[in-house]
RNA sequence: CCGCGCGGGAGAGCCCGGUGGAAGCCGGGCGCCGAAGGAGCAACUCCUCCCCGGAACCUCUCAGGCCCCAGGACCGCGCGGU
Numbered sequence: 001c002c003g004c005g006c007g008g009g010a011g012a013g014c015c016c017g018g019u020g021g022a023a024g025c026c027g028g029g030c031g032c033c034g035a036a037g038g039a040g041c042a043a044c045u046c047c048u049c050c051c052c053g054g055a056a057c058c059u060c061u062c063a064g065g066c067c068c069c070a071g072g073a074c075c076g077c078g079c080g081g082u
Base pairs, nucleotide, nucleotide: 001081002080003079004078005077006076007075008074013030014029015028016027017026018025019024031066032065033064037062038060039059040058044054045053
C1' cells in the first nucleotide's frame, strides 16, 4: 500500500394521480443532499528550479441518494497478501 471480516458512521422531501386492506409498487411535478464512484479547480506534495506526475471531506452534482433496509468517505480492531 492492497484485500477480507467485525464495530462505529452524516446529509437531504413534499404534493398529485393510479393500484392496494396496508406496506409497497407505478407515473407526474417541483425541491433538496453529498461521505461510493466520476469530473473540475487547486492548497499542498515531488524536483535546485520549471515542466511532468500525485492530490481534498473544496467545488460540480453526471452517477448515486432524500422512512427503513442496502450503500457509505472516514475511524478503530483483527487477519491475510505484495